Predicted 3D model of a 1421-nucleotide RNA (small-subunit ribosomal RNA) from a metagenome. The sequence is in RNAcentral, with records from SILVA. It matches the Rfam family "Bacterial small subunit ribosomal RNA".
[in-house]
RNA sequence: UAAGGGUGAGUAAUGCAUGAGUAACCUGCCUCUGAAUGGGGGAUAACUGUCCGAAAGGAUAGCUAAUACCGCAUAAGACCACAGUAACUUAUGUUACAGGGGUCAAAGGUGGCCUCUACUUGUAAGCUAUUGUUUAGAGAGGGGCUCAUGUCCUAUUAGCUAGUUGGUAAGGUAAUGGCUUACCAAGGCAACGAUGGGUAGCCGACCUGAGAGGGUGACCGGCCACACUGGGACUGAGACACUGCCCAGACUCCUACGGGAGGCUGCAGUCGAGAAUCAUUCGCGAUGGACGAAAGUCUGACGAUGCGACGCCGCGUGAACGAUGAAGGUUUUCGGAUUGUAAAGUUCUGUCACAAGGGAAGAAGUGUAUAAUAGUCAAUACCUAUUAUAUUUGACGGUACCUUGAGAGGAAGCCCCGGCUAACUCCGUGCCAGCAGCCGCGGUAAUACGGAGGGGGCAAGCGUUGUUCGGAUUUACUGGGUGUAAAGGGCAUGUAGGUGGCUCAUUAAGUUGGAUGUGAAAUCCCUCGGCUUAACCGAGGAACUGCAUUCAAAACUGAUAGGCUAGAGUGUAAAAGAGGAAAGUGGAAUUCCUGGUGUAGCGGUGAAAUGCGUAGAUAUCAGGAGGAACACCGGCGGCGAAAGCGACUUUCUGGUUUAACACUUACACUAAGGUGCGAAAGCUAGGGUAGCGAACGGGAUUAGAUACCCCGGUAGUCCUAGCCGUAAACGAUGAAUACUAGGUGUGGGAAGUUUAUUCUUUCUGUGCCGUAGCUAACGCGUUAAGUAUUCCACCUGGGGAGUACGACCGCAAAGUUGAAACUCAAAGGAAUUGACGGGGACCCGCACAAGCGGUGGAGCAUGUGGUUUAAUUCGAAGCAACGCGAAGAACCUUACCCAGACUUGACAUGUAUGUGAUCGCUCAUGAAAGUGAGUUUUCCUUCGGGACAGAUACACAGGUGUUGCAUGGCUGUCGUCAGCUCGUGUCGUGAGAUGUUGGGUUAAGUCCCGCAACGAGCGCAACCCCUAUUCUUAGUUGCCAGCAAUUCGGUUGGGGACUCUAAGGAGACUGCCAGUGAUAAACUGGAGGAAGGUGGGGAUGACGUCAAGUCGUCAUGGCCCUUACGUCUGGGGCUACACACGUGCUACAAUGGUCGGUACAAAGGGCAGCAAAACUGCGAGGUUAAGCGAAUCCCAAAAAGCCGAUCUCAGUUCGGAUUGGAGUCUGCAACUCGACUCCAUGAAGUUGGAAUCGCUAGUAAUGGCAGAUCAGCCACGCUGUCGUGAAUACGUUCCAGGGUCUUGUACACACCGCCCGUCAAGCCACCCGAGUUGGGUGCACCCGAAGUCGCUGACUCAACCCUUUUGGGAGAGAGGUGCCGAAGGUGCGCUUGGUAAGGGGGACUAAGUCGUAACAAGGUA
Repeated sequence: UAAGGGUGAGUAAUGCAUGAGUAACCUGCCUCUGAAUGGGGGAUAACUGUCCGAAAGGAUAGCUAAUACCGCAUAAGACCACAGUAACUUAUGUUACAGGGGUCAAAGGUGGCCUCUACUUGUAAGCUAUUGUUUAGAGAGGGGCUCAUGUCCUAUUAGCUAGUUGGUAAGGUAAUGGCUUACCAAGGCAACGAUGGGUAGCCGACCUGAGAGGGUGACCGGCCACACUGGGACUGAGACACUGCCCAGACUCCUACGGGAGGCUGCAGUCGAGAAUCAUUCGCGAUGGACGAAAGUCUGACGAUGCGACGCCGCGUGAACGAUGAAGGUUUUCGGAUUGUAAAGUUCUGUCACAAGGGAAGAAGUGUAUAAUAGUCAAUACCUAUUAUAUUUGACGGUACCUUGAGAGGAAGCCCCGGCUAACUCCGUGCCAGCAGCCGCGGUAAUACGGAGGGGGCAAGCGUUGUUCGGAUUUACUGGGUGUAAAGGGCAUGUAGGUGGCUCAUUAAGUUGGAUGUGAAAUCCCUCGGCUUAACCGAGGAACUGCAUUCAAAACUGAUAGGCUAGAGUGUAAAAGAGGAAAGUGGAAUUCCUGGUGUAGCGGUGAAAUGCGUAGAUAUCAGGAGGAACACCGGCGGCGAAAGCGACUUUCUGGUUUAACACUUACACUAAGGUGCGAAAGCUAGGGUAGCGAACGGGAUUAGAUACCCCGGUAGUCCUAGCCGUAAACGAUGAAUACUAGGUGUGGGAAGUUUAUUCUUUCUGUGCCGUAGCUAACGCGUUAAGUAUUCCACCUGGGGAGUACGACCGCAAAGUUGAAACUCAAAGGAAUUGACGGGGACCCGCACAAGCGGUGGAGCAUGUGGUUUAAUUCGAAGCAACGCGAAGAACCUUACCCAGACUUGACAUGUAUGUGAUCGCUCAUGAAAGUGAGUUUUCCUUCGGGACAGAUACACAGGUGUUGCAUGGCUGUCGUCAGCUCGUGUCGUGAGAUGUUGGGUUAAGUCCCGCAACGAGCGCAACCCCUAUUCUUAGUUGCCAGCAAUUCGGUUGGGGACUCUAAGGAGACUGCCAGUGAUAAACUGGAGGAAGGUGGGGAUGACGUCAAGUCGUCAUGGCCCUUACGUCUGGGGCUACACACGUGCUACAAUGGUCGGUACAAAGGGCAGCAAAACUGCGAGGUUAAGCGAAUCCCAAAAAGCCGAUCUCAGUUCGGAUUGGAGUCUGCAACUCGACUCCAUGAAGUUGGAAUCGCUAGUAAUGGCAGAUCAGCCACGCUGUCGUGAAUACGUUCCAGGGUCUUGUACACACCGCCCGUCAAGCCACCCGAGUUGGGUGCACCCGAAGUCGCUGACUCAACCCUUUUGGGAGAGAGGUGCCGAAGGUGCGCUUGGUAAGGGGGACUAAGUCGUAACAAGGUA
């Protein structure tokens, strides 16, 4: 060998940290101080034999030594007991001194010498030195034990404990002690958290943080625990012992099957597991340790090196110049930009690496040799110490470092670029692939995905992941809250606890100050120093905020003793009250019963029905019964702690207020647990039951109606006794005390005052408004949500969930306590602006109403849908698509289909090459386009060429292809509605508000007044055009009053008067008058006037909404096609046709049809045109042709109207569809597919269901005329124009729309909103679950290893004693046995996991089903 080294399993205290105690203890080695070391004895290993065993190992016989072992002697201040003295201590006591008695010790080794002694050479018994040994005391260092304080989570763990707590005695230990045993007592711990469960080594320190804190306990250091698992002792100074022993167990290995061996949580290494963690290296040279006298040996401690960017630190990968701003890349608006001084190039430098040469410090010693000095000694010897000289020791390592050489040579990556957050473009992709820390990107132009270029950051690293702290005042001690965001207990009473009035004295626990000890070292900080610097290391200082002891202070808190009266309480006198309990009494009403009168209904509703009633209801009168509730008074009035309390009387009883005095003297406040009270509903038992009335039945409503409404109706509602213990139990506001402006009501008192029912003051309740202050805001505001103090309760994102499990309580229903997994990025409050409402108020408009005429029924036309088709091209889709784009589809148009063709193209520009024509004409072919052939033939020129044309090649053309959700422009619509905004100021934390609201008024945000607003802009209005009156000017092509002529036609002369034309003026402005009104704005009426209150029309369309419409008018980004998605041509289609819808025309007739006669317009158009007249045809038209580019000529006849005739109410003399025949015109061409004419035919239709449209005056209605487009025309459409020309409007309740204000809102894509629950599907976690299977643990019992201890010990035994040396004794041991005792076994529990048929709810998931519960009065608040 108990050190060093390893590890953290266990341990929540037998641990650790800090500070104490030990007067209750031990201590090997080391140091110091004493004393001693005398004299004997008996064995045994190694070794040598023999034997057993496979081995491990063992047995036996014999020999021998010791610093091994054992007696004896001696011995003290050691130990034991006895009895003293003194001092000290808080103390059981301790210390010191002296006494006699008893007990206990040892070992030698080595070197030297001969002074003494013996033999006399030299040795030793001797001497000496040194080192051991024994004993005693002291020290140092180390340890044992004890105490105080601190030391994680959990109460869904509340009671735990029999050696348990204490005492006495004994045993045991180094030592105190229930540590152990016996006896006695009944204690001990616990809400300041015992006991139990879970987790965990503790600390110095480390990380973070401004700090306070929070987290951690790797490395280094201190302590503890452990050593395969459990138990045990032995040895020893020290262990119940990592590399010791015994036993049991699990595992591994060997075996001859009998039996044995083992323990890397030492250093390396192996295997396994895992995302993951190194060399089976060198050396004892240094430091340290063990042994040794020393040399030295051992030392995987340690010192080194290796591996790993794992961390920290330092260095390099080059520096300067260098613009054609190279090439290449990327991008582009095609100009350029950028990469970029970057590169190349020129001139340099030389770190690191490489090569060569030199080359440390770390080494101090130790030993040896020689010499010197000192000590010891008899001694100069020896030895010891010191010094000097010589020699000897390096793993790292030929390493660090130094010098030289050559050469820019060998040396840059990772992440990011939407915001947070520094850094942007292109391509690809197309809600795919993917990204993502949060918000969120991606559905064809992605700075967000992937790639590229560029950029940003860091750099031998960079990024990700995980973890901790911070930000987070988001657990708030520093430093938060609870009216509405999460959060005040339903209310009281009171225990523990916390807190507590004035004053005097004492004390010194808290508190404050000083001192002392301690707070290990390292770390952190500061200052120096050492490695080239730094990291790193060393030295000194400060600090370690703590604990303990001591000295002092006495203000405050506490404690003790005394006093006081302002808090609190008691007494006295008054007062108010639905305060409580019990007993009794009363009237009104409902219902029922009896009787009377009386007759057909009653009742009920939005409307009805069920129901009641001729067996007599309802109605009405009288009498009676019974139960429940108490009208008026009655009141943000009163009382009560809250729940709650309402007729009257009596009895009992609680609290409150006021007044004045007397008394007690802090008796107070709050209140965890506890206890009591506690609406309604519900439960138990027994009563009672008039009305009402869950459930239930019936009738309605409805798509349904398990509802809302109606008719009935049971529990219940009421009483007694008991339970339940919850409510939006709300003021959503805990209790108490103090302070802090007021005003105004009201309940109850008191004082003063007054003629008064007055006024003032004061106390106590209860309301409203409001200052300061507070609040996120709303709001609160002496009744605080203000300012403070005390105490209690409660909160910490939403959901899961007030659920599960457990516990307690309950008869049950339920209640109290109360999680987690999982999931979401919100949930929520207050306020703002909008929007919306089956909210409110006001107002407007052909919105309704009052009227007139239509549509919807018929036929036809036209557009759309649908269907069909080769194609039926495309677009438009509620209002605001549908006689719309289209102001004109037979070809063309034309975009569609079929067929035939072309490919630089039908069209534009340019380049290059080469040609000279092209055009035109003719022929062939063809459906044409086209193809082929023939013929004909240029211009200008500076002679280079150009113009022009076609050919080839290339750039490009072309696209009615796509995206109107990439766009411009244009347009529709709300809406010609009266609104929409801004600047400055003011208010608000802010969003925002104010202005713009209000009172009037208007067509109007029009104007006036008021106002924290004052102004302004876009809109309104006006300015513009037409029209209505008039004037001036002008007078042809227009006009004609008067004059003249006349062919009788303003035709001519002439005229400008009139009409008219077209330029310019005037006029109308609420200007005037009256009334009303605020004296305003304005309105009403009137005058005048052609016109009157915008005279009538038009143009004119604010901010914006609808991703409204249009890529097919045009323009345009992106994408797509390029012998076709382009271009040309012929034919077809857009014109189809069972059907449905929109818009129109014509009608259905007599206010009409037909025929004849006759009158009056406006506005337009006209030369590829309008066309008169004449002739002709029944007619459409034709022939011919004057005039007119038009106030001149023509279209052109206006029609309804008026006059006359006829028809006489019919499917007609209405109506005209359809069809047959014959024609005309346009046009290359009327078949598909034109219009018109004539003859014939003569359908439906007799005024139109539900529903729905337009219109308020020159309007509706009705009648014609003209024009654009256009060869013609499917036009009955559209745009204009005149003629004739009404009715009605009480009014704003209702329908739809709009505007302003206000209100509610869970809406903001804005009600076509939002949103709930069941069911169905998928997926996830959880709970229960017959069971089943593990872990942990408790109790009882059984078995009982090793081993200590006890008893025994007839067997064994060298040392000591006795002895007749055979033996005996003492003592020891083997063996036996008893207690205890690990593992094991059995039984019964408790606890915690896994798993499970089945059951349950929950969360989540673009487009499932059923309804519509909530948000607005959400349609029943």